Predicted 3D model of a 521-nucleotide part of an RNA (small-subunit ribosomal RNA, 5' domain) from an uncultured bacterium.

[in-house]
Context: one part of a larger RNA
RNA sequence: AGAUGAACGCUGGCGGCGUGCCUAACUCUUGUCAGUCAAUCGAAGCACUUCCUUAUAACUCUUCGGAGGGACCAGGAAGUGACUGAACGGCGGACGGGGGUAUUAACGCGUGGCCAACCUGCCUUACUCCGGGGGAUAAUAUUUACAAAUGACUGCUAAUACCGCAUAACACCACAUUGCCGCAUGGAAGGGUGGUAAAACCUCCGGUGGUGUAAGAUGGGCCCGCGUCUGAUUACGUAGUUGGCGCGGUAUAGGCCUACCAGGCCUACAAUAAGUAGCCGGCCUGACAGGGUGGACGGUCACCUUGGGACUGACACACGGCCCAGACUCCUACGGUAGGCCGCCUGGGGGAAUAUUGCACAAUGGGGGAAACCUCUGAUGCAGCGACCCCGCGUGAGUGAGGAAGUAUUUCGGUAUGUCACGCUCUAUCAGCGGGGAAGAAAAUGACGGUACCUGAGUAAGAAGCCCCGGCUAACUACGUGCCAGCAGCCGCGGUAAUACGUAGGGGGCAAGCGUUAUCC
Numbered sequence: 001a002g003a004u005g006a007a008c009g010c011u012g013g014c015g016g017c018g019u020g021c022c023u024a025a026c027u028c029u030u031g032u033c034a035g036u037c038a039a040u041c042g043a044a045g046c047a048c049u050u051c052c053u054u055a056u057a058a059c060u061c062u063u064c065g066g067a068g069g070g071a072c073c074a075g076g077a078a079g080u081g082a083c084u085g086a087a088c089g090g091c092g093g094a095c096g097g098g099g100g101u102a103u104u105a106a107c108g109c110g111u112g113g114c115c116a117a118c119c120u121g122c123c124u125u126a127c128u129c130c131g132g133g134g135g136a137u138a139a140u141a142u143u144u145a146c147a148a149a150u151g152a153c154u155g156c157u158a159a160u161a162c163c164g165c166a167u168a169a170c171a172c173c174a175c176a177u178u179g180c181c182g183c184a185u186g187g188a189a190g191g192g193u194g195g196u197a198a199a200a201c202c203u204c205c206g207g208u209g210g211u212g213u214a215a216g217a218u219g220g221g222c223c224c225g226c227g228u229c230u231g232a233u234u235a236c237g238u239a240g241u242u243g244g245c246g247c248g249g250u251a252u253a254g255g256c257c258u259a260c261c262a263g264g265c266c267u268a269c270a271a272u273a274a275g276u277a278g279c280c281g282g283c284c285u286g287a288c289a290g291g292g293u294g295g296a297c298g299g300u301c302a303c304c305u306u307g308g309g310a311c312u313g314a315c316a317c318a319c320g321g322c323c324c325a326g327a328c329u330c331c332u333a334c335g336g337u338a339g340g341c342c343g344c345c346u347g348g349g350g351g352a353a354u355a356u357u358g359c360a361c362a363a364u365g366g367g368g369g370a371a372a373c374c375u376c377u378g379a380u381g382c383a384g385c386g387a388c389c390c391c392g393c394g395u396g397a398g399u400g401a402g403g404a405a406g407u408a409u410u411u412c413g414g415u416a417u418g419u420c421a422c423g424c425u426c427u428a429u430c431a432g433c434g435g436g437g438a439a440g441a442a443a444a445u446g447a448c449g450g451u452a453c454c455u456g457a458g459u460a461a462g463a464a465g466c467c468c469c470g471g472c473u474a475a476c477u478a479c480g481u482g483c484c485a486g487c488a489g490c491c492g493c494g495g496u497a498a499u500a501c502g503u504a505g506g507g508g509g510c511a512a513g514c515g516u517u518a519u520c521c
Base pairs, nucleotide, nucleotide: 002520003519004518006517007516008515009514010513013393014392015391016390018388019386020385021350026348027347031344032343035091036090037089044084045083046081047080048079049078050077051076052075053074059068060067061066098303100301108228109227110226111225112224113223115221118220119219123216124215125214126213127212129210130209131165133163134162140155141154143152144151145150171196172195173194174193175192177190178189180187181186202207229275230274237265238264242262243261244260246258248256278300279299280298281297282293283292284291285290305326306325307324308323309322328339329338331336356383358382359381360380364379365377366376367375368374396426397425398424399423406417407416408415409414430462433456434455435454436453440448465510466509467508468507469506470491471490472489476505477504478503479502480501486493487492
C1' cells in the first nucleotide's frame, strides 16, 4: 500500500447493487414453514329441484250440517352441486430450507477410473394383457373406560384398499446343450424341457389410468489410483485383527456377520495415539512462484435436543414421522400425558457486534390434480432497518479590491485569512411541491407501487466533516505548561524561548466519510 460478514470514536444529504449472530450446535412464548386429489371410495352435513304422505290456514260456495281449496311448515324418497369438513385410499411429506464442528484427518472431499458385483418412483420409446370371484375394515351407530391425552367391546358398509383363481412371455429359476467373445472369476446370444409370478377401474366418450417385459434418460450405491494440517518431548499398533472355507445377510462385491482353520496384517516413505479442522469451485494478496482463507453464491458431505433402533417406501434409518432410554420444559384429578426454531420472523441469554413477530404467490421453481382465472409453498419475488462494503451524485456557478469588518501575528510600517465574504448576474442536479406514468404478463392475473422514469413551476435555499502538520510523511507560528500535565507506529518529545504536550490562528490530506483497533498477504 491492498483486503475484511468487521467493531469502536467523531460526524452524517441522496440514490443504486450487494450484504448483515464470526460469540452459546445455548434455551425458547406466539404465529407460520406440506399438502393435495370427489375423474378411487362409502357415509354425513348444507343448498336447490322433483315426487309422495300427514295435518291444515287464507279464500270460494253454502240448505249453516257441510263441500271445494290446497300455500308455508313437518316427515320420507330420488336427483343435482365450481358447496363443507372428517375417514378409507393414491401421490407427495427422502425435494426445497437451515446452521457448520456438533461427528469427521476419512475413499469425507478433489481429480481420474471401475462395476463381467448393483438399484432407479415420476418421465420418454416399443410391445403384451386388463377375464372371473371372495372375505374384511375405517368412517358411522349403541354401550363403555378416562382429569386429560387417548382408547375398548359389539354391530353395519365401500373402493384404483386387501386376498385367491384363470390366462401366460422375448421375464426369472433349474437342467443339459450349440457356436462365439473377453482383463481373471467369466460374459452375451440361440433353440429345447420343466417350473414361477400379473392386473383396476373411472369417464364429460375426447381420454385418463392399471399389469408385465425390453430399452433410454435422470438420480443414486459400492470399489480403486493419486492428492489432502501440526508436532517424534506420541514408536510400536492390531485379535474379526490378516487370509481361507461353509452358512447367513444385502439391490450388490466384501470379516458385512457367524462357526471352524491358519498366524497373519500395518509401520521410520511416520503406523498408532494426541491436537486442530467440514472439503472444493473460488476469494484476498503477490510480477510470478507462493502464502493466507473457505463469510455470501454454486457443488458435495455429515448433522437437525443427547444416545440407540427399526418401520414404511423407488429412495430414509427420515429437521416440522414412529419406538425406547437420558436431560430439560409444560399440563395433571399424581394414576399419567405433551414438546423439540442448526426453517422464517420474534423473545431471553452470551457478546465489541449483526435487522421486521412485514407484503405477495404477480413472476421463477416445486408438491397434488385430467384440468382450472384450482390449491399449498417464510422456496422465491419484494418491501423495512444498518454509511456494513462497493459505485454514482450533490452541498452551487460566474463576476467581484473599497484588498471591508472581524480574527491571528507584528520589528507597529505591515503581513496573513482573501475573491473568501458582502454586492451584482445566473443555474436547478439531489431533496421538497404540482401533473403524467411504465416494462416486468403469452388471453386474464402486478406484491413491488402511484415505484422507476418523464415533465412543470420556483427559492441559493434543506445538505461537511474527520485526521494530521519533529523525521519517516504533504503541511508553522503565537500563547499556556515547565521531566508536571501529557504525546508516542519507530526514532523519540516535555527539566522556562517546546514547529513533538494543551489551546488558537494558519496550513496539508481525504471526503459522506475520516481516524483507531483486530486479522491476512
Model confidence (mean pLDDT): 82 of 100.